RNA sequence: AAGCAUCUUCGAGGCAGGGUGAGAUCCCGGUUUUACAAAAGACCGGCGUCAAUUCCCGGCCGGCGGUCACAGUCCGCAAGCCCUUUGCGAAAAGGGCACGAACCGGUGGAAUCCCGGUACCGACGGUACAGUCCGGAUGGUAGAAGAGGCUU
Numbered sequence: 001a002a003g004c005a006u007c008u009u010c011g012a013g014g015c016a017g018g019g020u021g022a023g024a025u026c027c028c029g030g031u032u033u034u035a036c037a038a039a040a041g042a043c044c045g046g047c048g049u050c051a052a053u054u055c056c057c058g059g060c061c062g063g064c065g066g067u068c069a070c071a072g073u074c075c076g077c078a079a080g081c082c083c084u085u086u087g088c089g090a091a092a093a094g095g096g097c098a099c100g101a102a103c104c105g106g107u108g109g110a111a112u113c114c115c116g117g118u119a120c121c122g123a124c125g126g127u128a129c130a131g132u133c134c135g136g137a138u139g140g141u142a143g144a145a146g147a148g149g150c151u152u
Base pairs, nucleotide, nucleotide: 001152002151003150004149006147007146008145009144010143015058017057018056019055023050024049025048027046028045029044030043031042032041059132060131061122062121063077064076065075066074072120073119080097081096082095083094084093085092086091102118103117104116105115106114124135125134126133
């Protein structure tokens, strides 16, 4: 220095501001049921209050490895769900589904990575329709760093 197995630690960010009002509710009035009246319930209307980080305007955010030079939008990987096999189980192995989005100009030897401009994208369950809230998750992954050991 390389390889192998083991262990430890780490391992994601984001509604400032404005608008609308599904719905809920206090109060008032009315309708309905009754022989009449009243009460209660149900329904309707009115005033007020509460009400979406989800809707509308606008704002904000960007995992990991690679790539001649720094990438949410290039190449690949990861979080979810299902099936099969092995296993007492824990789990492991294999397969499948889902898995988004970029152009133009400039600099340069070289950039879909930098600079300028204008765009675009964002799993599943919950809830008023969610990249941003809550939940699975005090979980787990891609991976990063380190420790001692063995082999060459």